The prediction has a mean pLDDT of 87. Small-subunit ribosomal RNA, central domain from an uncultured prokaryote, 346 nucleotides, folded computationally. Rfam family: Bacterial small subunit ribosomal RNA. RNAcentral holds the full RNA, with entries from ENA.
Context: one part of a larger RNA
RNA sequence: CUGGGUGUAAAGGGCGUGUAGGCGGGGAUGCAAGUCAGAUGUGAAAUACCGAGGCUUAACCUCGGGGCUGCAUCUGAAACUGUGUUUCUUGAGUGUCGGAGAGGAAAGCGGAAUUCCUGGUGUAGCGGUGAAAUGCUUAGAUAUCACGAGGAACUCCUAUUGCGAAGGCAGCUUGCUGGUCCGCUACUGACGCUGAUGCUCGAAGGUGCGGGUAUCGAACAGGAUUAGAUACCCUGGUAGUCCGCACAGUAAACUAUGGACACUCGCUGUCGGCGAUAUACUGUCGGUGGCUAAGCGAAAGCAUUAAGUGUCCCACCUGGGGAGUACGUCGGCAACGAUGAAACUC
Numbered sequence: 001c002u003g004g005g006u007g008u009a010a011a012g013g014g015c016g017u018g019u020a021g022g023c024g025g026g027g028a029u030g031c032a033a034g035u036c037a038g039a040u041g042u043g044a045a046a047u048a049c050c051g052a053g054g055c056u057u058a059a060c061c062u063c064g065g066g067g068c069u070g071c072a073u074c075u076g077a078a079a080c081u082g083u084g085u086u087u088c089u090u091g092a093g094u095g096u097c098g099g100a101g102a103g104g105a106a107a108g109c110g111g112a113a114u115u116c117c118u119g120g121u122g123u124a125g126c127g128g129u130g131a132a133a134u135g136c137u138u139a140g141a142u143a144u145c146a147c148g149a150g151g152a153a154c155u156c157c158u159a160u161u162g163c164g165a166a167g168g169c170a171g172c173u174u175g176c177u178g179g180u181c182c183g184c185u186a187c188u189g190a191c192g193c194u195g196a197u198g199c200u201c202g203a204a205g206g207u208g209c210g211g212g213u214a215u216c217g218a219a220c221a222g223g224a225u226u227a228g229a230u231a232c233c234c235u236g237g238u239a240g241u242c243c244g245c246a247c248a249g250u251a252a253a254c255u256a257u258g259g260a261c262a263c264u265c266g267c268u269g270u271c272g273g274c275g276a277u278a279u280a281c282u283g284u285c286g287g288u289g290g291c292u293a294a295g296c297g298a299a300a301g302c303a304u305u306a307a308g309u310g311u312c313c314c315a316c317c318u319g320g321g322g323a324g325u326a327c328g329u330c331g332g333c334a335a336c337g338a339u340g341a342a343a344c345u346c
Base pairs, nucleotide, nucleotide: 003318004317005316006315008299012314014201016199017198021194022193023192025088026087027086028085029084030083031082033081034080035077036076037075038074039073040072041071042070049065050064051063052062053061054060091191092188093187094186095184096183098181099180103177104176106174107173108172109171110154115149116148118146119145120144121143125136126135162169163168206247207246208245209244210243211242216240220236221235222234223233258313259312260311261310262309263308266291267290268289269288270287271286272285273284274283275282295302296301319346320345321344328339329338330337331336
C1' cells in the first nucleotide's frame, strides 16, 4: 500500500458556519459521456503460455495454436450513473396559531453574608491547632447593638429538571434578541447531507492598557511539624479573582462515543405540546433518565439518545520509549500555540 480499525487497547477534529469536492427523493420523456453488445482496424518479431517436432537427453532450436486483458472507428441497447426538459410531494424550507426555557447581550433594582469606618454597651482575653506558636488586644480587642462605605456572589426554590452548537448559562424586573417544540397543512417544489482549505465562537489560567479591589488567594514573609520540610497545618499577604477594550486559543474542551438518514422486541419515570375525554387512564410528536430482547462486544457492557443492521461525507490511528521533543515554517507583545521528525534503544 491493500486492508483493518477509532467509548475503555493506538485512533473522533473543543464546537459551529460554510467554499471546493464527494454523495443525494418519486414519475414521464429526450440524449448517449460513463456502462453493455456486435463488427472492423491495430495490438511487430522475439520472449511468456499450450501442443507437436529436431539435436542420444536437457539446456537450446523449429513449427503450429491461443492469447497479448489495450486503443481507435463504426453500428446498436437504454436498466443503472450522468445530462436536458417536464412534473410530483413524502426530504428540506416558508407561513400561521400556540407553548416551554439558568439561551444571549444591556440597563435598573433587592436582601443576606464577609471585611472595613464611626459611635454605644462591655472587660480580658480573642484567634488558631492534633497540640501549639506566629498574629490581634487595656491606645479597650473578641462578643453585641446602631448608622455608614464598598466590592463580589446570588441561600431556599433546585430536581438523573430546563436551555444552548460547544465552551457554558441560576436573585428580581424591563425593553432588545437567537434558537427550538407542538398543532394546522396554506405555500415553495429536492431548494438536501457532509464538508479539505477558510472564517467565527471557545472554561480556567495567562498577557497589554485603563479602572476596581470586599472575599479568597499563586509568589512571598512569619509560626509550627520534621532528621530536613523550599510542602501538607496556622497567621498574614502581592499578582490574580471583578469591570471595559484588545490579545491568547488551550483542558479528563468527556458521553474519553464526529455528523446526517433509514430500519430493528419491550417495561418504567420525567419535561414541553397536541388529541379524545368517562378526570380512571390512554394515544401521538419532540426532549431527558433507568432497566432490558434480538444483535453486537475481548470483556465489563451498549442496546430506538446503539457501541445493533445499512448508506453517504469528514477527521483520525498503524508497537513502546526517544517525543508532542528537535529542526524548519506559520501565529503570538510574551508566555506559548499549531504543524511535527530522526538517530538510538527495547